Background: RNAcentral holds the sequence, with entries from ENA. Bacterial RNase P class A from a Chloroflexota bacterium, 361 nucleotides, folded computationally. The coordinates come from a structure-prediction model, not an experiment, and the mean pLDDT is 75. Its Rfam family is "Bacterial RNase P class A". From the family's description: Ribonuclease P (RNase P) is a ubiquitous endoribonuclease, found in archaea, bacteria and eukarya as well as chloroplasts and mitochondria. Rfam classes the family as a ribozyme.
[in-house]
RNA sequence: CGAGGCGACCGGAUGGUCGCGCGCCGGCGGGGCAACCCGUUCGGCGUGAGGAAAGUCCGAGCUCCACAGCGCAGGGUAGCGGGUAACUCCCGUCCGCCGCGAGGCGAGGACCAGCGCCACAGUGACGAUGCCGUCCUGAAGGGCCCCGGCCCGCAGGGACGGAGUGAAACGCGGCAAGCUCUACCUGGAGCAAGGCCAAAUAGGAGGGCGCAACCCGGCUUGCCGGGGGAGAGGCGCGCUGCCCAGCCCUCGGGUCGGCUGCACGAGCCGACGGGUAACCGUCGGCCUCAGAUGGAUGGCCAUCCCCGUGGCCGCUUCGGCGGCUGCGGGACAGAACUCGGCUUACAGGUGGCCUCGCUGG
Repeated sequence: CGAGGCGACCGGAUGGUCGCGCGCCGGCGGGGCAACCCGUUCGGCGUGAGGAAAGUCCGAGCUCCACAGCGCAGGGUAGCGGGUAACUCCCGUCCGCCGCGAGGCGAGGACCAGCGCCACAGUGACGAUGCCGUCCUGAAGGGCCCCGGCCCGCAGGGACGGAGUGAAACGCGGCAAGCUCUACCUGGAGCAAGGCCAAAUAGGAGGGCGCAACCCGGCUUGCCGGGGGAGAGGCGCGCUGCCCAGCCCUCGGGUCGGCUGCACGAGCCGACGGGUAACCGUCGGCCUCAGAUGGAUGGCCAUCCCCGUGGCCGCUUCGGCGGCUGCGGGACAGAACUCGGCUUACAGGUGGCCUCGCUGG
C1' cells in the first nucleotide's frame, strides 16, 4: 500500500419564525362555604421515538379462566459444560464441514424397534443380476489323440469373481430438516388481558339435559317451598378427588361512551473484585430521560457539514492533493403494557483488534 475477518459508535448541525403532546407553576373565566374541580382562555419552565420502534419467530413479567393429582394425546428442544427470570437465546469447548488464514456454519441422541424413500443412468437400488469367467449337474453332440484323456459347443443351477452404469451394487449403504423411537421440558388465552363508572334494551322468543333416595311444612292430592344431598355442568381425552344447582343450543335486541390498566423497571450510570468468557457480587449515585387514543415532536427560510460528479486554477513523489464554482444525493424508517433475545432493512461516515499478499527499512 492492497485485499479480507470480527466488534463497536454516529447517522446530520446551528440560527430565526409559525405550530403540536405531556408534566409543573402563575394569571383569567366558571362552579363551590372552603378544600378543591372544570375550561374549546393566556403566559412561563421542563420534557417528547429506535438500533432496529419492523417481523410477531421464541421466552418471560402481568391479568383472567375454580380447578388439582396421575396418565394419554398435542407441541417443543437435542454433543458436553456454564450463564440467565426464562428461552429454540448467549458464552466456552468437542466433533463435522467451508476457507491459505483471521474466521464462518451446524441439519450434531437413535438406522438390528418398526415402516418408508433413493430421480436419471443401469440388467438390477430389497433382495435382485442382461454380458464374460471359474465351479456343479445333465445328455443320444462335434473334433483330435489313440483306449487314457484333451478341446469346442448345448441346457439347467446358483456360490464367487470381473467389466459396465451410478453417490452407492456378495452391503449392519445413505436419508430421521421422512414418519418414528429415546431423553428432557410443557395448562389455556391474552392489554382488543383485566378492573371501575355511566347509559340503554326485550327480566325477549323457542328448545334440550338436570335438581336421586329420604325428611318437614302448605294445600289445589299432585304441585310449591325448605332441608338434605347430588347423577347435568366444570381440562383436548380417561380415571380419581374437589367445586357446583344449574348447564347448553338456536333466533332476536341493547351497549361499539368515559376513567383506569399506562410506566420505579429482572431499570440506568460509575468504581472495585471474581470469572477464559457469557455474566455475577459489593459499594456509591440518578429518577431528567414520551404516555398518545383517528393517535403528539412538524412546516418554512438561511448558513454550515458529509458523499458523488462536471468545469477552471495551483501543486505533484504522477498514487493524487488543495482552492473556487455548478449540479445531484443525505439511509432504513415512527412507540401504543413492559422487558430479554433472534431475524430482516439500512445512503454515508468514524475508529479498534486480527489475518493474508506485495514493497521498503